Transfer RNA from Candidatus Uhrbacteria bacterium RIFOXYC2_FULL_47_19, 71 nucleotides, folded computationally. The source organism's lineage runs through Bacteria, Bacteria candidate phyla and Candidatus Uhriibacteriota. It matches the Rfam family "tRNA". Rfam classes the family as a transfer RNA.

RNA sequence: GCGGGGUUAGUUCAAUGGUAGAACAUCUGCUUCCCAAGCAGGUAACGCGGGUUCGAUUCCCGUACCCCGCU
Numbered sequence: 001g002c003g004g005g006g007u008u009a010g011u012u013c014a015a016u017g018g019u020a021g022a023a024c025a026u027c028u029g030c031u032u033c034c035c036a037a038g039c040a041g042g043u044a045a046c047g048c049g050g051g052u053u054c055g056a057u058u059c060c061c062g063u064a065c066c067c068c069g070c071u
Base pairs, nucleotide, nucleotide: 001070002069003068004067005066006065007064010024011023012022013021018054026042027041028040029039030038047063048062049061050060051059
C1' cells in the first nucleotide's frame, strides 16, 4: 500500500428500514437477626461526519480505532 471483518448499556453479546433486547454488573424494594443467595422493579448504549429515505443502528460514501490476510 491492497483486501476482508469488527465498533451497540459499566462488561460480554443479540437484533432489525418503523420507539434497540438479553445476561452479568449497578441502584431501590421484599425476604433475613445481619450478610450472601433468591424474588420484584428502576437507570443506562447503536464510534464520528455526510448522503439516500416519510423514517437510518440497519443502505451508500468518507473518516478514526481494533483484528485477520496479502504485498